The RNA shown here (Bacterial RNase P class A) has 351 nucleotides and comes from a bacterium. Its mean pLDDT, the model's own confidence on a scale to 100, is 78. The model forms 99% of the base pairs in the Rfam consensus.

RNA sequence: AAAGUUGUACUACCGGCCGCCGGCGCAAGCUGGAGGAAAGUCCGGACUCCACAGAGCGGGAGGCUGGCUAACAGCCAGGAGAGGCGACUCUACGGAAAGUGCAACAGAAAGAUACCGCCCGGCAUGACCGGGUGACGGUGAAAUGGCGAGGUAAGGGCUCACCGGGGGCAUGGCGACAUGUUCCGCACGGCAAACCCCCUCCGGAGCAAGGUCAAAUAGGGAUGCUUCCGCUUCGGCGGAAAAGGGUGGCUCGCCCGAGGCGUCCGGGUUGACCGCAUGAGGCGGCAGGCAACUGCCGUCCCAGAUGAAUGGCCGGUCUCGACAGAAUCCGGCUUAUGUGCAACUUUCCCC
Numbered sequence: 001a002a003a004g005u006u007g008u009a010c011u012a013c014c015g016g017c018c019g020c021c022g023g024c025g026c027a028a029g030c031u032g033g034a035g036g037a038a039a040g041u042c043c044g045g046a047c048u049c050c051a052c053a054g055a056g057c058g059g060g061a062g063g064c065u066g067g068c069u070a071a072c073a074g075c076c077a078g079g080a081g082a083g084g085c086g087a088c089u090c091u092a093c094g095g096a097a098a099g100u101g102c103a104a105c106a107g108a109a110a111g112a113u114a115c116c117g118c119c120c121g122g123c124a125u126g127a128c129c130g131g132g133u134g135a136c137g138g139u140g141a142a143a144u145g146g147c148g149a150g151g152u153a154a155g156g157g158c159u160c161a162c163c164g165g166g167g168g169c170a171u172g173g174c175g176a177c178a179u180g181u182u183c184c185g186c187a188c189g190g191c192a193a194a195c196c197c198c199c200u201c202c203g204g205a206g207c208a209a210g211g212u213c214a215a216a217u218a219g220g221g222a223u224g225c226u227u228c229c230g231c232u233u234c235g236g237c238g239g240a241a242a243a244g245g246g247u248g249g250c251u252c253g254c255c256c257g258a259g260g261c262g263u264c265c266g267g268g269u270u271g272a273c274c275g276c277a278u279g280a281g282g283c284g285g286c287a288g289g290c291a292a293c294u295g296c297c298g299u300c301c302c303a304g305a306u307g308a309a310u311g312g313c314c315g316g317u318c319u320c321g322a323c324a325g326a327a328u329c330c331g332g333c334u335u336a337u338g339u340g341c342a343a344c345u346u347u348c349c350c351c
Stems, first nucleotide, its partner, number of pairs: 001347010012317007020033005035323001039334002042332005047206004054252004059202005064078005079093001080091004094197002099195002101191002115137001117133006145163002148160003164186001165184008210274004220265006226241006244256004281300008318321001
């Protein structure tokens, strides 16, 4: 100097004038006012209601180990495998010895074959016929462990050593696993982001949730669906069930249940307020922990609009400003994107 890897900070700043929204205030005025992603709606919750809400089946989600967290498919630290010269990065990472299934075409054969080839015999050679072989060649994404030696008619774990694979034991580790040693020719490839098996977890709906007040109309019309028991002043009262309804799908259970439940037609209300921002909150310090994070102390209040608040003008500074606007809130992930800083890796050049 170039090319990379990882992390981190900010998101232009300062001032003046006018304007907008919230809070405090009688008023004057004071004070606060869009993001690191507010985006996507992907995951997890808080909160509200169903509602007092159980069990089974079915369905869905997750999948190496140990931690963090309110929780998670997130984060931290590790293990195994893979990629990269490296710094580093990625993984939908339980099970193929329960079963089923898939892999077109090509190829002899894709759960195991014989097209070429090699060897033996008929017959000396060739053609042809019979037998053996699965190493070589070809096909294919993939041909059913690899390499070397011995052996064989030829060839093959056929035998041996090594590597790979599987089992046992010992040691280390919370563990996933690692190391060493020993035994076995070795269950016969790949795919479970195929069905499936194993383990763990899971009610539903959502701030347009939900609640209060005010106001108005037509206390609207039609229609379907029941029994029993007790009391009675005979007006009725009380109870039990059934039809029906609710509980994400089904079954059981549970609850409401005739002043009830359901079907059809029609009418009124579109207003105000709450929910609404004090939080699993921010910042600082100390302690613990490799870390994620946790505890203690101190300090601060930091948007709540509702046809939807931040705008316009002027002056100045320099790293010259990209992507982009809250609508119940929070923790993550993913996507879009500018500038600065730091450390590390590789290559080249100079001293």